[in-house]
Context: one part of a larger RNA
RNA sequence: ACGCUGGCGGCGUGCUUAACACAUGCAAGUCGAACGAGCACUUCGGUGCUAGUGGCGGACGGGUGAGUAAGACAUAGAUAACCUGCCCUUGAGUGGGGGAUAACUAGCCGAAAGGUUAGCUAAUACCGCAUGAUGUGGUUAGUUGAGAUGCUAAUCAAGAAAGGAGCAAUUCGCUUUUGGAGGGGUCUAUAGUCGAUUAGCUAGUUGGUGGGGUAAAGGCCUACCAAGGCGAUGAUCGAUAGCUGGUCUGAGAGGACGAUCAGCCACACUGGGACUGAGACACGGCCCAGACUUCUACGGAAGGCAGCAGUGGGGAAUUUUCCGCAAUGGGCGAAAGCCUGACGGAGCGACGCCGCGUGGAGGAAGAAGUUUUUCGGAAUGUAAACUCCUGUCAUCAGGGACGAAUAAAAUGACGGUACCUGAGGAGGAAGCAUCGGCUAACUACGUGCCAGCAGCCGCGGUAAUACGUAGGAUGCAAGCGUUGUUC
Numbered sequence: 001a002c003g004c005u006g007g008c009g010g011c012g013u014g015c016u017u018a019a020c021a022c023a024u025g026c027a028a029g030u031c032g033a034a035c036g037a038g039c040a041c042u043u044c045g046g047u048g049c050u051a052g053u054g055g056c057g058g059a060c061g062g063g064u065g066a067g068u069a070a071g072a073c074a075u076a077g078a079u080a081a082c083c084u085g086c087c088c089u090u091g092a093g094u095g096g097g098g099g100a101u102a103a104c105u106a107g108c109c110g111a112a113a114g115g116u117u118a119g120c121u122a123a124u125a126c127c128g129c130a131u132g133a134u135g136u137g138g139u140u141a142g143u144u145g146a147g148a149u150g151c152u153a154a155u156c157a158a159g160a161a162a163g164g165a166g167c168a169a170u171u172c173g174c175u176u177u178u179g180g181a182g183g184g185g186u187c188u189a190u191a192g193u194c195g196a197u198u199a200g201c202u203a204g205u206u207g208g209u210g211g212g213g214u215a216a217a218g219g220c221c222u223a224c225c226a227a228g229g230c231g232a233u234g235a236u237c238g239a240u241a242g243c244u245g246g247u248c249u250g251a252g253a254g255g256a257c258g259a260u261c262a263g264c265c266a267c268a269c270u271g272g273g274a275c276u277g278a279g280a281c282a283c284g285g286c287c288c289a290g291a292c293u294u295c296u297a298c299g300g301a302a303g304g305c306a307g308c309a310g311u312g313g314g315g316a317a318u319u320u321u322c323c324g325c326a327a328u329g330g331g332c333g334a335a336a337g338c339c340u341g342a343c344g345g346a347g348c349g350a351c352g353c354c355g356c357g358u359g360g361a362g363g364a365a366g367a368a369g370u371u372u373u374u375c376g377g378a379a380u381g382u383a384a385a386c387u388c389c390u391g392u393c394a395u396c397a398g399g400g401a402c403g404a405a406u407a408a409a410a411u412g413a414c415g416g417u418a419c420c421u422g423a424g425g426a427g428g429a430a431g432c433a434u435c436g437g438c439u440a441a442c443u444a445c446g447u448g449c450c451a452g453c454a455g456c457c458g459c460g461g462u463a464a465u466a467c468g469u470a471g472g473a474u475g476c477a478a479g480c481g482u483u484g485u486u487c
Base pairs, nucleotide, nucleotide: 001482002481003480004479007356008355009354010353011352012351013349014348015314020312021311022310024309025308026307029056030055031054034053035052037050038049039048040047041046063267064266065265074190075189076188077187078186079185082184083183084182087180088179091176092175093174094173095129097127098126104119105118106117107116108115109114136157137156138155139154140153141152142151143150163172164171165170193239194238195237200230201229202228205227206226207225208224209223210222211221212220242264243263244262245261246257247256248255249254269290270289271288272287273286292303293302294301295300320346322345323344324343328342329340330339331338332337359389360388361387362386369380370379371378372377393428395423396422397421398420399419403414431476432475433474434473435472436457437456438455442471443470444469445468446467452459453458
């Protein structure tokens, strides 16, 4: 997964195939205590909302495993070759100016998406000036060390800022700096698939010098010079594959696998590219090309579920277009709060594991029925009926949480759920496979090498314990059997 069957609960788990195509909704916003403006309300004090400028966050969280056999992963190291927004910590500063621009108004173009011209305006947006260190860059000297690009001292040069709230105290910011935490970049070594019916591979190739580039060493890139570098200890090529902690199995050694959960990597319709930024070459950002889909007034535009649901398709096969931000966590905010298909929950599926029930006791040498028979009997079988009980689960009724913080109050999606109490009545709850040997469990009838069975041996041609049905029995049990896969 399939066939037959199916009462309840808990905990898990659910596209292994087409990284196939996707209708619809939602999944990343927030700040008016940065800024002007507009609208609404007003007790005229103010309050609320927001398209735009601006800030922070959209590099996290979530998905998938296509690619990748080594720019990956794991382990151990190195960084005398590096970066780091927010957070913690140390010191210092926050002076004085300027020009614009969106929104808005007016006009124009366009089917739309959108665009264009003129005019006005603000800022924590943008740009000069001043000041400025132990920070940065240069020079000189000393010092540790194998080695200075480290450290110390002197000197020269360049380089910064923004304000908001509050009556105020103050507070939140801004600039520069020290150390840290956490996070990353890069490098080295080792180990982990198959094939030699792949034996030679390589020109930025291997090394050097000068230059460029990067946060940073380096052919990373470039000019010149040399001719190197790798390879039977398997280079190159081909096939397969995300890696690990781990999972399954096994007495172990091993073997197989890499679902869920956790760490790392890679990808985001296909291919390429950069921009912004502390961080991306960015799943729900931008540009170009391609395939596909949609709209179009044919000129031109728009899109990307390998996010959560859901649809078609493929397939043996895999769920709801659910509830809530109450908790945990994240983003923004001074806060109130807003957002959050992360998450917390519910729903569906015996898909897996575990637990429970479908009644208990008594009741005949033993009813009826059925099967069988040598017709005497035997079996079903204490099984039923009947008597006396019990009340788990289910049903109904009443009560009803923890999870919720805090000095106190308020705040629960789940959920009127779990749980507790009461009521009634055995009432609502058993199947599946097998019965020749292996292998626990046998008779009758039907069939007659037919129909059929079968894991192996093998059964069936007229007395079949092996086929089919019935009775009985055996095994397991809300499952049982078959098939597939692994040990």